Small-subunit ribosomal RNA from an uncultured marine bacterium, 1514 nucleotides, folded computationally. Its Rfam family is "Bacterial small subunit ribosomal RNA". Gene Ontology terms of the family: structural constituent of ribosome and ribosome.
RNA sequence: UUAGAAUUUGAUCAUGGCUCAGAUUGAACGCUGGCGGUAACUUUUAAACAUGCAAGUCGAGCGGUAACAGACAUAAAGAUUCAGCUUGCUGAAUCCGGUGCUGACGAGCGGCGAACGGGUGAGUAACGCGUAGGAAUCUACCCAGUAGCGGGGGAUACCCAGAGGAAACUCUGAUUAAUACCGCAUACGCCCUGAGGGGGAAAGGGGGCAAUUUAUUGCUCUCACUAUUGGAUGAGCCUGCGUAAGAUUAGCUUGUUGGUAGGGUAAAGGCCUACCAAGGCUACGAUCUUUAGCUGGUCUGAGAGGACGAUCAGCCACAUCGGGACUGAGACACGGCCCAGACAUCUACGGAUGGCAGCAGUUAAGAAUAUUGGACAAUGGGGGCAACCCUGAUCCAGGUAUACCGCGUGUGUGAAGAAGUCCUUAGGGUUGUAAAGCACUUUAAUCAGAGAAGAAGCAUUUUAAGUUAAUACCUUAAUUUGUUGACGUUAACUGAAGAAUAAGGACCGGCUAACUCCGUGCCAGCAGCCGCGGUAAUACGGAGGGUCCAAGCGUUAAUCGGAAUUACUGGGCGUAAGGCGCGCGUAGGCGGUUUAGCAAGUUGUAUGUGAAAGCCCUGGGCUCAACCUAGGAACUGCAUCCAAAACUACUAAGCUAGUGUACGAGAGAGGAGAGUAGAAUUUCUGGUGUAGCGGUGAAAUGCGUAGAUAUCAGAAGGAAUACCAAUGGCGAAGGCAGCUCUCUGGCUCGUAACUGACGCUGAGGUGCGAAAGCGUGGGUAGCAAACAGGAUUAGAUACCCUGGUAGUCCACGCCGUAAACGAUGACAACUAGCCGUUGGGCAGAUUUAACUGUUCAGUGGCACAGCUAACGUUUUAAGUUGUCCGCCUGGGGAGUACGGCCGCAAGGCUAAAACUCAAAUGAAUUGACGGGGACCCGCACAAGCGGUGGAGCAUGUGGUUUAAUUCGAUGCAACGCGAAAAACCUUACCUACUCUUGACAUACUUGGAAACUCUUGUAAUGAGAGUGUGCCUUUUGGAACCAAGAUACAGGUGCUGCAUGGCUGUCGUCAGCUCGUGUCGUGAGAUGUUCCGUUAAGUCGGAUAACGAGCGCAACCCUUACCCUUAUUUGCCAGCGAUUCGGUCGGGAACUAUAAGGGGACUGCCGGUGAUAAACCGGAGGAAGGUGAGGACGACGUCAAGUCAUCAUGGCCCUUACGAGUAGGGCUACACACGUGCUACAAUGGGGAAUACAGACGGACGCUAAGCCGCGAGGUGGUGCUAAUCCUAGAAAGUUUCUCGUAGUCCGGAUUGGAGUCUGCAACUCGACUCCAUGAAGUCGGAAUCGCUAGUAAUCGCGAAUCAGCAUGUCGCGGUGAAUACGUUCUCGGGUCUUGUACACACCGCCCGUCACACCAUGGAAGUGGAUUGCACCAGAAGUAGAUAGUCUAACCUUCGGGAGGGCGUUUACCACGGUGUGCUUCAUGACUGGGGUGAAGUCGUAACAAGGUAACC
Repeated sequence: UUAGAAUUUGAUCAUGGCUCAGAUUGAACGCUGGCGGUAACUUUUAAACAUGCAAGUCGAGCGGUAACAGACAUAAAGAUUCAGCUUGCUGAAUCCGGUGCUGACGAGCGGCGAACGGGUGAGUAACGCGUAGGAAUCUACCCAGUAGCGGGGGAUACCCAGAGGAAACUCUGAUUAAUACCGCAUACGCCCUGAGGGGGAAAGGGGGCAAUUUAUUGCUCUCACUAUUGGAUGAGCCUGCGUAAGAUUAGCUUGUUGGUAGGGUAAAGGCCUACCAAGGCUACGAUCUUUAGCUGGUCUGAGAGGACGAUCAGCCACAUCGGGACUGAGACACGGCCCAGACAUCUACGGAUGGCAGCAGUUAAGAAUAUUGGACAAUGGGGGCAACCCUGAUCCAGGUAUACCGCGUGUGUGAAGAAGUCCUUAGGGUUGUAAAGCACUUUAAUCAGAGAAGAAGCAUUUUAAGUUAAUACCUUAAUUUGUUGACGUUAACUGAAGAAUAAGGACCGGCUAACUCCGUGCCAGCAGCCGCGGUAAUACGGAGGGUCCAAGCGUUAAUCGGAAUUACUGGGCGUAAGGCGCGCGUAGGCGGUUUAGCAAGUUGUAUGUGAAAGCCCUGGGCUCAACCUAGGAACUGCAUCCAAAACUACUAAGCUAGUGUACGAGAGAGGAGAGUAGAAUUUCUGGUGUAGCGGUGAAAUGCGUAGAUAUCAGAAGGAAUACCAAUGGCGAAGGCAGCUCUCUGGCUCGUAACUGACGCUGAGGUGCGAAAGCGUGGGUAGCAAACAGGAUUAGAUACCCUGGUAGUCCACGCCGUAAACGAUGACAACUAGCCGUUGGGCAGAUUUAACUGUUCAGUGGCACAGCUAACGUUUUAAGUUGUCCGCCUGGGGAGUACGGCCGCAAGGCUAAAACUCAAAUGAAUUGACGGGGACCCGCACAAGCGGUGGAGCAUGUGGUUUAAUUCGAUGCAACGCGAAAAACCUUACCUACUCUUGACAUACUUGGAAACUCUUGUAAUGAGAGUGUGCCUUUUGGAACCAAGAUACAGGUGCUGCAUGGCUGUCGUCAGCUCGUGUCGUGAGAUGUUCCGUUAAGUCGGAUAACGAGCGCAACCCUUACCCUUAUUUGCCAGCGAUUCGGUCGGGAACUAUAAGGGGACUGCCGGUGAUAAACCGGAGGAAGGUGAGGACGACGUCAAGUCAUCAUGGCCCUUACGAGUAGGGCUACACACGUGCUACAAUGGGGAAUACAGACGGACGCUAAGCCGCGAGGUGGUGCUAAUCCUAGAAAGUUUCUCGUAGUCCGGAUUGGAGUCUGCAACUCGACUCCAUGAAGUCGGAAUCGCUAGUAAUCGCGAAUCAGCAUGUCGCGGUGAAUACGUUCUCGGGUCUUGUACACACCGCCCGUCACACCAUGGAAGUGGAUUGCACCAGAAGUAGAUAGUCUAACCUUCGGGAGGGCGUUUACCACGGUGUGCUUCAUGACUGGGGUGAAGUCGUAACAAGGUAACC
C1' cells in the first nucleotide's frame, strides 16, 4: 500500500483517442473580506537607472596636526562689551593669536582586510555538477615544535614654493619619517648541486621597574617580525562511473595523437616551443545543431517512474559587452586598474566621468511580486592589545488572504409554526426554532492597568593564582557596584463595558452532492466532455429553495495522477494501428553435454563514505497546530578487503543427442543453354463454290460479285503447349508445364563410417525479386492500352461491337514496386484424436501387382483441451515455452512537404509539422433494404364478364375570380369526403347598422308578475306611449320571470392535432406479436417461433435444449339454410260447416309464418395416399361436407397519419371586440384541369296496350283510403291506423300482343321558350315537380386504368335516414341471374427462411470528385532583411614575454674609468574590437503559385456501399 466515470452504436463486445473527478503552485484574475501565528514575495527585460546607504580599520607602525575638547603659556599688538574717571587712560571679561603637551584625529605613508559576506543564472552538454578514488602541489590569519631577531644605507608621499588646466587632475623644484625600501653579518633541521661546494632572513611597538650623560641604556612582560618542520583549514590539478534532444547532423581532428629536448607553472601535462613519428576520436553515436546552470531536494505516484531545480543548503559561472594583466597567501577581482565597443552624464569642445544580476527606490516591460523603515540589542564577519569602530550580512518592524495553521462572527430556550417571500392540486406547503421574545456567556477586537525572556558581556571594587627581581604591569578565576534591548504601546496576565464590531463564494441536465416558478423563443446566451436554446428550457437570464466549501470561494495557467495511452514493474502486431516481398550474411545478442581450474558477473560478512537541512519514527518547546528543537532510522549508491563457487562468462581437456561430411538409393513443371514435335489461329498461293459473311439485347461500322464466309490442298511465320492434371510435385520468395540432350542447385530416405558444438538469429550490407514501364537491337501469328469508327444514352471522352499502334516474344542493360497474402518473421522443444493424399524405408501376407500394419519427410479436411473481442485457430497453432530480428501507439493532413540517397526517366527509399475533428476502426447482433436466392399466399397476374378514360348532365376538388366566394380533408389511406339535405335559418365568411356584465351561467342590491297593443324606423337590435296584475303560503315571505345598478366574470367555429384525451383511417382479417422458467453466448441477443409434412391460419402432427403460457387464428355471438317442441292474434286455412265469395264468419292448430327453446355437421363412417401421424383425395348418408354462406369481431405495433370546426382539454391570444344582435349578400362565381357518378349512343332495343310475382322499412306537428275535379304535377275529401289489423303501395325488369327496321332515327335527351303545381314569411341571385314546344353532343370511346370467383358479376325496381321543400349521393331490400380460373413465368402487395450491406431518420438511405464563394494554416518562388558560424586575408588597442647603446639611472661592486641591474622609448611574437571576400545553417518577409483543411440548405454528374445495376480492390 493499486477505486473509477462520460463519450463512436438501434443495441453489443472489443480496439482506440478525447474529456472529467484527486493532489500541488514563488501564481494571476473575478467577487468577498474579522483576528493572530509561521513562511514566501520581478518566474517577464543578464533592460535602463535619479538619490541615499551596502568595507573598512589600526595613532600600541610613521612623519604629523586641518577639525573638536582639555591642559599649559599667555610677552607684544589688535578687536568688542562693561565699569570707573573723563575725552583718552585704567581695570575686568570675551574673541583672535601660541605650544602636539593630553584625549583624540582630516588628508598622507605603512599594515591587515577588501578574493569573505550579499546578488544573479546570461553563458556552459562540460571533469561544469554528483559520487568514488588519486598524486605531482600551494595555503595569509590559527595551533604545536625548533632556532633567531646583530649592524648599516639610500630614497619618498603628505606638507612648502612654482607652473598648466573649465574641470578631472597633472608637472617641476626643495625638504622629511617608518613595522615602507636595499645591502652586509649569522643560518641548523631550508633550497640547488657535478656531492667538492654554493645560495638565502628579520622590525620594531607598547606597559612596568631601574639607571642615567635627558638622550638613551639595562631587566622583565606582552604584541609583532624572520627561517624552518608538522598540523588544521582552504584552494588548485588528474581519473572511473553517472548526468538532455535530434542521424532529415556520419564522418571529425594538424598542437591534432604520441615521443625526445627545452621553456613555463605552486603543481602533473601539447600548457607552450623546436624536432621526430602518423597518429587520435567515432554506429556502445564522434562532429554539428537546438535546449539547459548542476546537486541535496520539491511536487505527484501504491510503487517503479514522470515533471521541476523559487525560498533553505553545497558546488559552478557571471558582474554594461569583449580583451588584458597588475597587486596579493589567495583574483585575472560586483561597489580595483588598463584598453576597445555600445549607452548615458558634464564640458570653456581641448577633454573628463559612470556601471544597483548589493539594500531600499524609479522608469519601461508584464497577468503579476513589497518600505527610498529601525538597530548593531542578539548571531556572525573585518580591523584593533583593548575600549571600540564598520557591517542594507543579520535581527526586527512596515505592505500583500500569496500559502499553511489556529480562533471567532455567539449559547440555551422559544409554535401564534407571526409577518413577508416563493410555490400551490387553493386544502396547504416552504423559508423555519430560523426571526422576534426570554435567559445567559465574553474568546477575539476596544479601553485601562500591570509586565517576563531574548544579556552573553563591558567598566569598576576586592581577593587569589600565574609570570617576574618585583608586593609593579599583564593574564586567568572568583567577587562588589554600575551599565548595555532595535523589536516595544512586546508575549503572557488582570480589570471594564456590551451580543455588542465581524460571511461570503461557487454550483444545482448526466458525469457530480443539490429543483421549482417566471422571462426569452436556434434570439439573447451557456458549455470541461456529452450537449442545451426553434412557445410549457430542472442546461440561457432572474427569483425562491437546496448542495458544497468557508475568510475565503471560483476561474485561468502549469505539473504529476487517473493513462497498463511508450507497458522495467506492466501492452501489443491473422481481420482493429502494426511481420521487412524473399534469401545469404557482418557486427551484436543467445547457445548441447562432462570434468577440472579461475573468480569478471553473482551472493554474503566487515570497513570507509553517502554534508547539514528535508522525508519517516520517538521525545521535548510555543495554551493546540502550523512552526521550532533533540535523538534515531533511512539515504535502496560507490569504493576497499575477506569469503563462497551453484549458475553465466573465461581457461584446459573430453563426449555425441544439435550441425556438417561420406556411402547407398529415390522423386520432382527447381534453374540455364541447345535442339526438336504436333494441334490450333492468322496470312499467302491454287482449286471447288455463290451471295452473303460477321456481329449484337437489337443493330450498325467492317468484309464480300475485283468472288468473301464455307470447303480442299500446299506454303510461311510467330506465340503458346489441349488431354495426362490432381486442396498433385518442385523452389527462399517472385514463380515453374510438349519432348530430347548437355550443364547445374536444393531436398528426402537408409546405413551409423567420419567430424566434434563447427549452431540459431541477424542492425547495417549484399543478392534475387510478378506485372507494368525505360534504353539499344531484333521479332510480331494471336491478343491488345492509346487512337478511329459504329451503337447505347439526356450526355457516354465508358460498359457492347468493328478495327488497331505501343506492348506482350528474344538478347543485353535498367527499374525494385504489388491485396509481393496464410493480410500469420525465423529457429527449437512440448501438448488428445480421426480421415485423405505425395515420396521413401521396414514388417506381414502374397506368383507379381493390389493390400494390411508401422516409421520418417511433405501436403489437405474435420475436431478435443487451450487461446481469442468475436470470427476463428488447433502438431503446418493464432496453444505452452525459449532465443534473436522487424514493426505499432486516435482519425484526417500524409506515405505528403522539405532535406538527403538511388534512378535515363517514370519514380522509389527515408520521412515531419502547422491546422482540424471527437471520433475513425474490428467482430458479431437485431432490423430494414437489394436492378441477391428459395418457398408460399392474395381478383396480384392470367382466363372471363361489365365498366372508367371520348359525349351531355349531376356532384366533389384544384385553379382562377371575388367585398366574401368560411373552414378542414391532399399518393394508396383527400376529391357524391366532414355535409343523414347551404333559398332565410344553418353560417363559422363579406358589407352595412347596432350593443358592452353582454345572446348564454353563477352570486349581490333595488324595483316589478309574465306579457300584450300602438307610434317611429327600409329592417332588426332599439326609442316612446298605453293596457295589465298570475302560482304557493304559516301572510313574515317563497319559487320562477322581467327591468335597473355594481363587480367577480361570461364569451371566442381565434392559434397550436408537432402539448393532449377520446374517436377514426391504414398496413390487414395479413398470421403474426410476445412472455415465464430453462439452456447457449462475455454481451447485444439466440433458442422456443427453426426443420420435415400439412393448413385459410404460429392450423395440426412429427422431429427438436427446450418446456409451458399470453395477445392474435379458430370457436363462443348475430343473420341465413333443415328438423322438432311450445305458443296462436292482427297472421294461416288441410279437413268440416256457413257465406255477401273477400279466411268474410263459425271453427281448426295440421301447413306457411311469427318468436322462444332445442336438435343437426364432428373428417363422425368407408376406401386410397401419407410416416401406422397430422392431413389430403374420393365416396356414402344428409337440408347442409370439410371454416356450409354472410356479418359483427381488427394482436404487438407503424405512419409526430386525420380531427383543438362533434366533444373534452393544457398553454398562448382578443375583452366597447377575434364577443353578441339584425338585414342583405356569399358558400351556387367560371377561359380551364382532375376524381366519382347518372343518362345514353339503341332492335337482347324504343314506344303503345294488357297482365303476374317481392322483401325490408316508415307512419300522430304523421302515413293517408274510397269517391270527385284536373292531360298532369296536384286539388278536394276526411275513412282507417298509436300499426303482422289501416296507409304509403301501382313493384320493375318479366310475360302476351301491336309498332318502329339501322336512321343521328319513334335512339338520345341536354339546352331554351311558354304555361303551371307544391313546399315555405320568402323560390331574383338559388328549390323540386308537371304540361306544351324545342331536340346539343353522342353511332361504344387513345395512352392508360377499375370492379368482380356464385345467388357473385351484370341487370331491374322498392324503401329508409336527413328533410317545410329539394337525391343521379348514401344506407338497406328483394326480383331475374351468368361466364371463367390452364396455371404462378411476369406486374403489384404480403408472409417465412437464407445471403450481402459502408443503411438504422433504415434505399425517398448512405456517399465521391471537379467547379464557384468565404476563412485558416502550410509548401514552392525572382528576391529582400537579420542572427549564429566556417575558411582566407587585412588590421592590431591595452597587456605580457623576447630583443634593443635612442635616452635616463639612488642603494650593490669598483682599479673610480666604469660595471651589474633597472626605468622610459623603439621593435618582434601572441591577441580583443573592427574590416574585406567567400561559404554553411537558421529566422522573418515576398508579386505570383501548388495542393490541404473548414464552412445548414450553390453547380455538374453518380464513382463506392446490395450482384450498387460493368463485382470490388492493390